[in-house]
Molecule: Glycine riboswitch aptamer
């Protein structure tokens, strides 16, 4: 100092599931307090093989897979993931 990836921004798509029930309140929902039921695709928690360490035992390591803590369960937000760009840059490898 360059290139590449990742990440980071931009726009587009994005799936489940009770506009439950009762009380305040209110046009009427959220919101509050209580109760059932159900969802996984923010985050977060769990685990093989293999491989990689280390050996007497053993340790690390994954997801769309698994728990639902936390979220959600008309619409709107939000959404793993994908596709397409982005640049004087900045951040990681």
């Nucleotide at each position: 100092u360059g290139a590449u990836a990742g990440a980071a921004c931009u726009u587009u798509g994005g799936a489940g599931a009770a506009u439950c029930c009762c009380g305040u309140a209110u046009u009427a929902a959220a919101u509050c307090g209580g109760g059932u039921g159900c969802c996984g695709a923010a985050g977060g928690g769990g685990c093989a093989a293999g491989g990689c360490g280390g050996u007497u035992u053993c340790g690390c390591u994954a997801a769309u897979c698994u728990c639902u803590c936390a979220g959600g369960c008309a619409a709107a937000a939000g959404g793993a993931c994908a596709a397409a760009g982005u640049g004087c840059a900045a951040c990681u490898a």